Overview: Predicted 3D model of a 536-nucleotide part of an RNA (large-subunit ribosomal RNA, domain I) from Bacteroides sp. The source organism's lineage runs through Bacteria, Pseudomonadati, Bacteroidia, Bacteroidaceae and Bacteroides.

Context: one part of a larger RNA
Formats: sequence, structure tokens, C1' cells
RNA sequence: AGCGUACGGCGGAUGCCUAGGCUCUCGGAGGCGAAGAAGGACGUGAUAAGCUGCGAUAAGCUAUGGGUAGGCGCAAAUAGCCAUUGAUCCAUAGAUUUCCGAAUGGGGCAACCCGUCAGGUUGAAGGCCUGACAUCCUGUAUAAAGGAGGCGAACGCGGGGAACUGAAACAUCUUAGUACCCGUAGGAGGAGAAAAUAAGAAUGAUUCCGCGAGUAGUGGCGAGCGAAAGCGGAUUAGCCCAAACCGUAUCCGUUUAGGCGGCUGCGGGGUAGUAGGAGCGAGUUAUCGGACGAAGUUUGUGAGAAGAGCACUUUGGAAAGAGUGGCCAUAGAGGGUGAAAGCCCCGUAUUCGAAGCGAGCGUAGCCGUAUCGUAAUCCUGAGUAGCGCGGGGCACGAGGAAUCCUGCGUGAAUCAGCCGGGACCAUCCGGUAAGGCUAAAUACUCCCGAGAGACCGAUAGUGAACCAGUACCGUGAGGGAAAGGUGAAAAGAACCCCGAGUAGGGGAGUGAAAAAGAACCUGAAACCGUGCGCUU
Repeated sequence: AGCGUACGGCGGAUGCCUAGGCUCUCGGAGGCGAAGAAGGACGUGAUAAGCUGCGAUAAGCUAUGGGUAGGCGCAAAUAGCCAUUGAUCCAUAGAUUUCCGAAUGGGGCAACCCGUCAGGUUGAAGGCCUGACAUCCUGUAUAAAGGAGGCGAACGCGGGGAACUGAAACAUCUUAGUACCCGUAGGAGGAGAAAAUAAGAAUGAUUCCGCGAGUAGUGGCGAGCGAAAGCGGAUUAGCCCAAACCGUAUCCGUUUAGGCGGCUGCGGGGUAGUAGGAGCGAGUUAUCGGACGAAGUUUGUGAGAAGAGCACUUUGGAAAGAGUGGCCAUAGAGGGUGAAAGCCCCGUAUUCGAAGCGAGCGUAGCCGUAUCGUAAUCCUGAGUAGCGCGGGGCACGAGGAAUCCUGCGUGAAUCAGCCGGGACCAUCCGGUAAGGCUAAAUACUCCCGAGAGACCGAUAGUGAACCAGUACCGUGAGGGAAAGGUGAAAAGAACCCCGAGUAGGGGAGUGAAAAAGAACCUGAAACCGUGCGCUU
């Protein structure tokens, strides 16, 4: 030195565990903010660095209700206090709530600096205290008053809008109207009450799902893209204006001074495709509906309340184990307790529950709403529809290309009208554009409650089980860790010894165990030693 073996050191794998995650389900909530948010800075405790809570009333103040013997957060210490005259704690409603931050009196290198006006501080000046003082919009005014602004995970709609990539290169095409940027709304949003779809038969707003169907189509007919009708379901709900006509108010014009006409605003009227309405003539005060609704009532939530049923023996440090004999069960879900407990504890089934808050029903009330006939006349959305040029959107790439949108140009008809039925024309059929509103079925989950898992179990699962978006890195945008486990209970080792020692160790003691001693469950391997054996 190697190999073997025994015993150690180092190390932290493995096993077991879970305080944390992940993915869902059901229910709730779907917003907060100038009444100053989200997020912070600085303070705040007897002692107080951090976290948590709170705000100069500062681990808190008040009220109501619950609850019951202890309490002064994490946090184990000392001192000092509070509490059956009901504290701590829990729920609800209030009060307080520094400074920054949309930040809003002005400024500013956020948490700081400096003002004006009014009032107060007995009084001038200074200081201090309280209040008001930003901008934009609405508004009859430089008024009053009201509104907006910012934040927030995804979901919606709108305005803009890539490239890598695929096409085995690449340009049309694709990726994709995706990512991203901007605007903006709501608990959903958008769409929506036929100028529809169809086809000789009809359907009857919209949305979503399944089929239709990877079909019909489209496509350097390449790569690819990719419907609709119809059928089956989910859910169902329909309405209001503009106009004709009537009236009215200011103003204007005109007049024979009675009026008439006009613009604008307001009120009535009216809303259709079997055209409807106005007008004219009859007729009506009832019916039906409502997407409103005091009171009332029902219900949910809600601090919380009640809530059955086990003993002995035995092993053990400890019984819930084993043995024997019982009991409850609308409760044998689960968790805890010194090992494995229906009956020890918390609970569970079940039943109940104030205020506050939410929802349903909905009385009074409020809102809307009817018909018949009718020759003629009047009204029924205009720089619109259409057309030309250029684009875009439709599954549809200009194609035979309808339909939809519109930048430029042009430019109708008026119900005997007009549009559509995939060029176009005729017949036929369907509809009634150029105004608007509309629940439900659908999408999503930052958040709250309850629950589940052939999900993870500390190199896993969130980046984060632990004081983590921390330490640390970077000028910055940004990047971004490691780190869990004594024991049933601290009973956390009095005292003695070695030692320079508050290091470390040996006794003693605790404990079931200290080879559980805080560098603490288990404690693999690599690696390092010591003894012994063998070999050189």
C1' cells in the first nucleotide's frame, strides 16, 4: 500500500410523516376607488429587531349580540395589569384611520418642500390648528350641483396588427386576425325580433351544444383552409321610436288685427307585411301583460346552540392493541388523545339560530295594452339603396361571384314602391333596408365556503411547506435560490471532572430510548480512519 473483516467518522440517500402545493366539483361572489382605492413609507408594545395587527383614539376605541374562565398575537422571559359588575375571544354595525400613492392648492429626486383664501389660537407680525383651493365633461353663465380619472386574474366587444414556422427552397398562401399594442364594458359581454331561411313543402328573433362533415366547396386545386340548410337538444320574450295628424312654448315672417305660415323644443298620436298607420265613421274603461314595486311573507346565509353510546383484565413507558362482557347508531365522515378508539375529546347524523346581508313570491301602487268598416288623400328612416373604381369581410385567394362593410366618384324609387332567393333576365316565392332596446340558455375565476382525487410528498408538488418574489445577481428592464422532522411531554441535562474556554468531551440526572442532546427520526453509498487477518 492492496484486499477482507470488525468498529467508528463524515455524509444525508432511503423509509415513514405533512404544516404546503396541484387538478377539479358544487355553491357564493364577481368588483374596489375623490366619503381618497390597489400598493406602500413611517410609526405603534413596560422592555420590542422581525412577522402579524393597528394608525397620534395606533397588537387598539364604541355599541349590539354570542360565549364562559381565563387573558395581555407569533413568543417559550421578567415586571405589571385585566377578568363572573362577564374579560380575552367570535359575529355584525360604527368611530379613529399620520404621510405617499389616480393624488387632485403649487412643486418634487414617492412617503418631502412651499403656498393662497376663510375661520380659530384674547391681540400686530411670526408660528400653530381646522376647512376650501387640480383637470376635463354635463350644466342657461368663469354659478350651484352632478359625473369622470386610478387599480384589478381570466372571460367580452371594438381599433390596429407581426414574424419565426409550414409549404420539406420561396413570393400568392400558411402560421393568423394568433402573439402583441390601444380603447372600452359587464357580471357576463356580443348577437337578437327577418328587406331571414327555403323551394312547389314549409319554417318563423338571437345564442350555445351534438349530428350534418372533414361533407359541399375553396386552394401556387400545393401546403392547407373549410361552411350552410336541415335534424336532435339547452333556453325561451318580446318591444320602443322617426314620420303622417293634433296641440303647445319662445322666436321669426305676414295680415283685412279675426288669424295664417315657418324654424326649433316639448306633449299627444303611432310602429306594420294577410301591409300598417294618419284621416273619416262606429265602439271601449274592461281585459291581459310587465324585463317595476313600499309593506308583508317565504327562504338562504349567519357568531353560535342542542347532540346518543364503555367498563374490567392483560402486555407495555403509555392502550385506543389483546382477552372478556356491554351499549349507541337518522351519528361506524374525519381529526386528536403517550401504539391501532363508533361509545375519552373535538366533531359527525339530525334539529334549531338574533341582528345584519342576499334571494324568491309579490299586496297597495306604478307602467304598458283592445276592436270593426273605409273610395280617394297623406305618412312609413336619402347623399341612403344601387352603380363605377380601389380595398376588406364572408369556408369562398377576382373567380361565372351573389350577399355584407366602405375610401373616392356618381346617384334612385316612395306601396301600382323597394330588396332578396349565389352572375344576369322572366315567372314564381319570401321579405319590408337605410333608427333603437331586449332577459335566459354561453365564456371566465384574482376571491370566499364546502368537498373530492388510480394527483405530489421536500432534487417531488407552486419559484416559494421554512419570515420567498426573500437572500443574492444586474446601471436597468429583469433574473432568482437554498433551507421541513428532538421527545408523548422540555422532563432541553442541577451538580462534579478534563480543558485556556460560553469549544468539545467524560460522569451524574431526565426519559421507553440520549447509538432521541438541540450540528437532535431513520441514517444507504462515495470518501476518511482505527484494530485484526491475508498478500507484497
Its Rfam family is "Bacterial large subunit ribosomal RNA".